[in-house]
Context: one part of a larger RNA
RNA sequence: GAGUGAACGCUGGCGGCGUGGAUUAGGCAUGCAAGUCGAGCGAUCCCUUUGAGAUGAUCUGAGGUGCUUGCACCAAAGUGAAUCUCUUUCCGGGGAUAGCGGCAAACGGGUGAGGAACACGUGAGUAAUCUUCCCUAAAGACGGACAUAGCUUCGCGAAAGCGUAGGUAAUAUUCGAUAUGGUGUCAGAAGCUAAUGCUUUUGAUAUUAAAGGCGGGGACCUUCGGGCCUGCCACUUUAGGAUGAGCUCGCGUCCUAUCAGCUUGUUGGUGGGGUAAAGGCCUACCAAGGCGUAUGACGGGUAGCUGGUCUGAGAGGACGGUCAGCCACACUGGGACUGAGACACUGCCCAGACUCUUACGGGAGGCUGCAGUCGAGAAUCUUUUUCAAUGGACGAAAGUCUGAAAAUGCGACGCCGCGUGCAGGAUGAAGGCCUUCGGGUUGUAAACUGCUUUUAUCAGGAAAGAAACCUAUAUGGUCAAUAGCCAUAUAGCUGACGGUACCUGAAGAAUAAGCUACGGCCAACUCCGUGCCAGCAGCCGCGGUAAUACGGAGGUAGCGAGCGUUACUC
Numbered sequence: 001g002a003g004u005g006a007a008c009g010c011u012g013g014c015g016g017c018g019u020g021g022a023u024u025a026g027g028c029a030u031g032c033a034a035g036u037c038g039a040g041c042g043a044u045c046c047c048u049u050u051g052a053g054a055u056g057a058u059c060u061g062a063g064g065u066g067c068u069u070g071c072a073c074c075a076a077a078g079u080g081a082a083u084c085u086c087u088u089u090c091c092g093g094g095g096a097u098a099g100c101g102g103c104a105a106a107c108g109g110g111u112g113a114g115g116a117a118c119a120c121g122u123g124a125g126u127a128a129u130c131u132u133c134c135c136u137a138a139a140g141a142c143g144g145a146c147a148u149a150g151c152u153u154c155g156c157g158a159a160a161g162c163g164u165a166g167g168u169a170a171u172a173u174u175c176g177a178u179a180u181g182g183u184g185u186c187a188g189a190a191g192c193u194a195a196u197g198c199u200u201u202u203g204a205u206a207u208u209a210a211a212g213g214c215g216g217g218g219a220c221c222u223u224c225g226g227g228c229c230u231g232c233c234a235c236u237u238u239a240g241g242a243u244g245a246g247c248u249c250g251c252g253u254c255c256u257a258u259c260a261g262c263u264u265g266u267u268g269g270u271g272g273g274g275u276a277a278a279g280g281c282c283u284a285c286c287a288a289g290g291c292g293u294a295u296g297a298c299g300g301g302u303a304g305c306u307g308g309u310c311u312g313a314g315a316g317g318a319c320g321g322u323c324a325g326c327c328a329c330a331c332u333g334g335g336a337c338u339g340a341g342a343c344a345c346u347g348c349c350c351a352g353a354c355u356c357u358u359a360c361g362g363g364a365g366g367c368u369g370c371a372g373u374c375g376a377g378a379a380u381c382u383u384u385u386u387c388a389a390u391g392g393a394c395g396a397a398a399g400u401c402u403g404a405a406a407a408u409g410c411g412a413c414g415c416c417g418c419g420u421g422c423a424g425g426a427u428g429a430a431g432g433c434c435u436u437c438g439g440g441u442u443g444u445a446a447a448c449u450g451c452u453u454u455u456a457u458c459a460g461g462a463a464a465g466a467a468a469c470c471u472a473u474a475u476g477g478u479c480a481a482u483a484g485c486c487a488u489a490u491a492g493c494u495g496a497c498g499g500u501a502c503c504u505g506a507a508g509a510a511u512a513a514g515c516u517a518c519g520g521c522c523a524a525c526u527c528c529g530u531g532c533c534a535g536c537a538g539c540c541g542c543g544g545u546a547a548u549a550c551g552g553a554g555g556u557a558g559c560g561a562g563c564g565u566u567a568c569u570c
Stems, first nucleotide, its partner, number of pairs: 001570004006566005013418006019411002026374003030371003035103003040100002043097006052087002059078002063074005110329003120252007129245002134241007142176004151166002154163003181208012212233006220227002254301003261291003266288008304326004308319004331352005354365004384407003390404001391402004421451004431442004457506005465497001470492009514559005519540003525554005535542002
């Protein structure tokens, strides 16, 4: 000099873009952060539509009574508005809820404790492997069956929850059929590889699969349910792709010899087991190996790694916060289950510590998600808004969910930009300070005159970010079909931020300057006070009565919404 996720002191007008728990991987109140599908399933409830029943205003009024003989009253029967209630049924439509079932929950988000290791980086290998959803291609989807939750019944328990009995559904579970294919065994053939072998292919034999749902419909059949045809989604098997992952190897990756020897599943082989997969990965037996002494084994310490960041002319050195890739972890330790994928942050089981609860028998919990709180600390933010955009999960879709994300708030924490006015103005006012008492300086600075209005304030106008999905219409394709479905075009619908950015206008210099230094290094000097005191100080050093070095004042210098100090790096 440059830099920082900084902190502290004094000061502080605005905006944009960034950035903000580095310490206790310490403890956590509260709310939210992973759901979705009724077009998989059976129930339950509500609304609505159609029809029926009950109640029944109004009107008509057989018949009867009173009689003033054409009026009043009673009234069977019919009509049937409206309302409420109740019951029941069926055909539609809409909504809600727990349960079974499917998919997702292995992503996204956080942190850096551990780990010196194939963890990471880079380059290879896998002839030793798997891959849900997606794409392409081929083939299929036939016939049955047993349960169980919900529900009902009874019971236990303070609760969490659990049990008995009864009965029910499915794209739940399960049995059989079929096998384009796949897999195993046997017998061949061809090609290829560094290779254990790989690829292709012929035959025989064994084994192996499935599930439906929602629309549309002319003929034909029909037990009037449907069959049948057709569209979309879902399902099964196989092959290929894509994506993701596992495993192996070469090289690179901090300090320490005041760590020199280390090792018994250790090193190798055979048999067996296990895995998607090679392998002491595990096990039995056999052999006695394997690593290391400056190319540092083993041990100890420290540390997430990288792209990168800072510095430097470079070579290097230091660092790894934000962003991106990978890894590891989820109260501590261990374990498996489910699944394509986990040994799973808001799943399960066991043990432990801690917290809460209890009827003392027993239960519940895990912010290193977003906010927030306590603690410790020099120190690090809102218990905000919205799913409008981007992205994700589910769904045919509408849509639902999303503390991812987009926004907003707070902090001069950083970078950048703007402003705090501009021009004129000498008798060089007053005041301050100095003085050789003449004057000098502050100083065109102020006052005063003219002008401007960024910013702030008030008022008016006012965006882009939105295009899709979907709906309507038109055209084309599929189809027997004008229906349905698919594609294209046109129109419509959707904005948290936000009445924000931005633009225009109004009045008025009005709303806005400090900090540090002034002995040398190092730009900038005098006076007063103090008297080796009080104090300063990065180094040299100042201070003991004329201190440009301490404290104050005037002046000056530097930087400026900042300026200094401290810490760390080059």
Annotation: This is a predicted structure of a 570-nucleotide part of an RNA (small-subunit ribosomal RNA, 5' domain) from a metagenome. The coordinates come from a structure-prediction model, not an experiment, and the mean pLDDT is 84. The RNAcentral record of the full RNA draws on SILVA. Rfam family: Bacterial small subunit ribosomal RNA. Gene Ontology terms of the family: structural constituent of ribosome and ribosome.